């Protein structure tokens, strides 16, 4: 320099023939309980790394950058 891989919720991570953003934990708020804890049961909480292009529509396809990790000079 050059290849590969990953980047989606505080945290782990799922999600691609393009068309519903999702899970557990974690938090809040209600039940329950003399009270905590556990359990039910709601409900916040995402610019899907960042620009741009295809396209009626992009987390997914192209392109560029950025950042971890890694492989070969």
């Nucleotide at each position: 320099g050059g290849g590969g891989u990953c980047g989606u919720a505080g945290c782990u991570c799922a999600g691609u023939u393009g068309g519903g953003a999702g899970a557990g934990c974690g938090c809040a708020g209600c039940g329950u309980u003399c009270g905590c804890a556990a359990c039910g049961c709601u409900g916040a909480g995402g610019u899907c790394g960042a620009g741009g292009g295809u396209u009626c529509g992009a987390u997914c396809c192209c392109c560029u950058u950025c950042g971890g990790c890694u492989c070969c000079a």
Transfer RNA from a Lachnospiraceae bacterium, 73 nucleotides, folded computationally. It matches the Rfam family "tRNA". The family's RNA type in Rfam is transfer RNA. Lineage of the source: Bacteria > Bacillati > Bacillota > Lachnospirales > Lachnospiraceae. Its mean pLDDT, the model's own confidence on a scale to 100, is 82.